[in-house]
Molecule: transfer RNA
Organism: Candidatus Terrybacteria bacterium
C1' cells in the first nucleotide's frame, strides 16, 4: 500500500427493503421467616457520514474500528 470478512442493548445472538429476535445480565412485584430458585412485568441496541429508494439494520460509495490474505 493492495484483496476479501465483519461492525445490532451491558454480553451474546436472529433478522435477503416496511414492527428490530431471543438469551444472560439488571430493575420491579409475587413467591419464602430469609436467601436461592421459580414465575409475571419494564428499561435497555441497528459503528460514522453520504447516497438510492414512499420507505434503509438489510441495497451502494466513502470513513473509522477489528480479522484474515498478498505484497
Nucleotide at each position: 500500500g493492495g484483496g476479501c470478512c465483519u461492525a445490532u442493548g451491558g454480553u451474546c445472538u436472529a433478522g435477503u427493503g416496511g414492527c428490530a429476535u431471543g438469551a444472560c445480565a439488571c430493575g420491579u412485584c409475587a413467591u419464602u421467616c430469609g436467601c436461592a430458585u421459580u414465575g409475571a412485568c419494564g428499561a435497555g441496541a441497528c459503528g460514522g457520514c453520504a447516497g438510492u429508494u414512499c420507505g434503509a439494520u438489510u441495497c451502494u460509495g466513502c470513513c473509522u474500528a477489528g480479522g484474515u490474505c498478498c505484497a